Context: one part of a larger RNA
Molecule: small-subunit ribosomal RNA, central domain
Organism: Planctomycetota bacterium
RNA sequence: CUGGGCUUAAAGGGUGCGCAGGCGGUGCGCCAAGUCGGAUGUGAAAUCCCCCGGCUCAACCGGGGAACUGCGUUCGAAACUGGUGCACUCGAGUGAGGUAGGGGCGUACGGAACCUCCGGUGGAGCGGUGAAAUGUGUUGAGAUCGGAGGGAACGCCGGUGGCGAAAGCGGUACGCUGGGCCUCAACUGACGCUCAUGCACGAAAGCCAGGGUAGCGAACGGGAUUAGAUACCCCGGUAGUCCUGGCCGUAAACGAUGGGUACUGGACGGGGACGGCUUCGGCCGGCCCGGUCGCAGCGAAAGCGCUAAGUACCCCGCCUGGGGAGUAUGGUCGCAAGGCUGAAACUC
Numbered sequence: 001c002u003g004g005g006c007u008u009a010a011a012g013g014g015u016g017c018g019c020a021g022g023c024g025g026u027g028c029g030c031c032a033a034g035u036c037g038g039a040u041g042u043g044a045a046a047u048c049c050c051c052c053g054g055c056u057c058a059a060c061c062g063g064g065g066a067a068c069u070g071c072g073u074u075c076g077a078a079a080c081u082g083g084u085g086c087a088c089u090c091g092a093g094u095g096a097g098g099u100a101g102g103g104g105c106g107u108a109c110g111g112a113a114c115c116u117c118c119g120g121u122g123g124a125g126c127g128g129u130g131a132a133a134u135g136u137g138u139u140g141a142g143a144u145c146g147g148a149g150g151g152a153a154c155g156c157c158g159g160u161g162g163c164g165a166a167a168g169c170g171g172u173a174c175g176c177u178g179g180g181c182c183u184c185a186a187c188u189g190a191c192g193c194u195c196a197u198g199c200a201c202g203a204a205a206g207c208c209a210g211g212g213u214a215g216c217g218a219a220c221g222g223g224a225u226u227a228g229a230u231a232c233c234c235c236g237g238u239a240g241u242c243c244u245g246g247c248c249g250u251a252a253a254c255g256a257u258g259g260g261u262a263c264u265g266g267a268c269g270g271g272g273a274c275g276g277c278u279u280c281g282g283c284c285g286g287c288c289c290g291g292u293c294g295c296a297g298c299g300a301a302a303g304c305g306c307u308a309a310g311u312a313c314c315c316c317g318c319c320u321g322g323g324g325a326g327u328a329u330g331g332u333c334g335c336a337a338g339g340c341u342g343a344a345a346c347u348c
Base pairs, nucleotide, nucleotide: 003320004319005318006317007302008301012316014201015200016199017198021194022193023192025088026087027086028085029084030083031082033081034080035077036076037075038074039073040072041071042070049065050064051063052062053061054060091191092188093187094186095184096183097182098181099180103177104176105175106174107173108172109171110154114150115149116148117147118146119145120144121143125136126135162169163168206247207246208245209244210243211242215241216240220236221235222234223233258315259314260313261312262311263310266293267292268291270289271288272287274285275284276283277282297304298303321348322347323346330341331340332339333338
């Protein structure tokens, strides 16, 4: 470079925005760069191929032809690609009117539980386990009642239910704010899709500074278990978990399935807003989202099956036997931890 691939065999980038680049709806005109045809010049010789000939044959050599798939010039064609001009509305967007939602940020508030403190009652255990012990309690625990304070999380509703690009989002109210869907068809008139580099977002853990700390709880101490027990069980418990600001940039970041568009039988549930009919019970219809089962087809099979892993096209990312190894080295980012990029020898 090419081929074949990427749910589970190696392989979809964690997600989005988006420059360059690649790709691009409908009609008409023009141009003729790509494309196609004619003519012409050139494409040295040798070599390769065909025919004929010379060494006894062949290798080798000689003659002729073809070829040299290319490039230039010129004339022409205009379907397709491209360029340009005009026009269009179905792609895309705007507008108007509705609408569902744990989408995001901030502020305030609430109840249950838990813990601590204060007070009352009470008087011997409590706690914990397979059984125990460590622990705790007559300096009055546990239990129970009243009061106060604190931090974190929001039971029921709750649902293969909703929202978000992903990470993710769940008490209530208010404020600010992003996106979606439906209906109308008023406006723009291809403004689109994808996207290397780049930028932004990105669970948990971890890091820096400051706060906070109820419960839980790496490390750590103790009690058990055991041959041992650096564990599983129990009693404690620091970082952390929480908040503010700043880093980190990873994951089984999973649907292990990139995005977009078009097309391709059905059946049954869920969510949302509409339209038509209605005897007001409901019935019918298209659209968007989310599921289950399955035709064709696909698949090595499991399975997928209008939410495709079917049929096609466009763009990006990635794979190319296992180990060595996501290691070494260089570069780069980071406070660090480490991240990103990423080999080879050797070996099977």